[in-house]
RNA sequence: UUGGUGAAAAAAGCGCCUGAACCGCAUCUUGCGGUUGACGAGGUGGAGGUGUAUCGAAAUAUUCGGCGGGUACCUCCCGGCUAAACCUGGUCGUUACAAACACCACAAAACCCGGAAGUAACUUCGGGGACAAAGGGUGUUUUGAUUGGUAA
Numbered sequence: 001u002u003g004g005u006g007a008a009a010a011a012a013g014c015g016c017c018u019g020a021a022c023c024g025c026a027u028c029u030u031g032c033g034g035u036u037g038a039c040g041a042g043g044u045g046g047a048g049g050u051g052u053a054u055c056g057a058a059a060u061a062u063u064c065g066g067c068g069g070g071u072a073c074c075u076c077c078c079g080g081c082u083a084a085a086c087c088u089g090g091u092c093g094u095u096a097c098a099a100a101c102a103c104c105a106c107a108a109a110a111c112c113c114g115g116a117a118g119u120a121a122c123u124u125c126g127g128g129g130a131c132a133a134a135g136g137g138u139g140u141u142u143u144g145a146u147u148g149g150u151a152a
Base pairs, nucleotide, nucleotide: 014068015067016066017065019064020036021035022034023033024032025031026030039056040055041054045077046076047075048074049073050072078093079092080091081090082089085150086149087148097144098143099142100140101139102138103137104136111128112127113126114125115124116123
């Protein structure tokens, strides 16, 4: 390094790194090794497909760029509602019509202090510590939609 077997842990701003940037060494414009590469809130009926999937914060603006994945979207299936049953249509997803308006919120990093490890870039732990928005939540005396059919 490859293959096999066994065990444990582990995810959605999630995983990875060949571009790029930074650090170290060296045979020194080239090579080798290392580091960085998304801060929280919010979002999942099943399968398949597509693929640039919501909101704000920070910043010396690389949270750049790339690959993969993903709670977004589309189709089908299942399910709720649509005056009882069924077919069909619509709309949503188990908190299971939509829009509009009004209101709501102890966010985390950042920052400061201290510790550990490393030659360094940088990583990590503890304490202090404020500040958001929304396809999130609550409400409305607002607006609109809620097809067509069958037999009894």
This is a predicted structure of a 152-nucleotide RNA (glmS glucosamine-6-phosphate activated ribozyme aptamer) from a Bacillota bacterium. Its Rfam family is "glmS glucosamine-6-phosphate activated ribozyme aptamer". The family's RNA type in Rfam is riboswitch. Its family is annotated with regulation of gene expression and catalytic activity in the Gene Ontology.